[in-house]
Predicted 3D model of a 72-nucleotide RNA (transfer RNA) from Syntrophothermus lipocalidus DSM 12680. RNAcentral holds the sequence, with entries from Rfam. It matches the Rfam family "tRNA". Rfam links the family to the GO term triplet codon-amino acid adaptor activity.

């Protein structure tokens, strides 16, 4: 340089055009002498960015930028 793949909650992931979701973590409650374990309820997201397609994009296309991995 060149081909492919990845980026979605603090963290591991899911969601292949029309509800942003799980599991752990966190928060406040019951519980307990106190902590943990349990149980109940709750906050938290510019879906890497930026443009395009479309009535409607996390998702389809294009750029750019991170990381990975394979050629040279």
């Nucleotide at each position: 340089g060149g081909g492919c793949g990845c980026u979605u909650a603090g963290c591991u992931c899911a969601g292949a055009g029309g509800g942003a979701g799980a599991g752990c973590a966190c928060u406040u409650c019951c519980u307990u002498g106190a902590c943990g374990c349990g149980g109940a309820a709750g906050g938290g997201g510019u879906c890497a960015c930026a443009a395009g397609u479309u009535c409607g994009a996390g998702u389809c296309u294009u750029g750019u930028a991170g990381c990975g991995c394979c050629c040279a």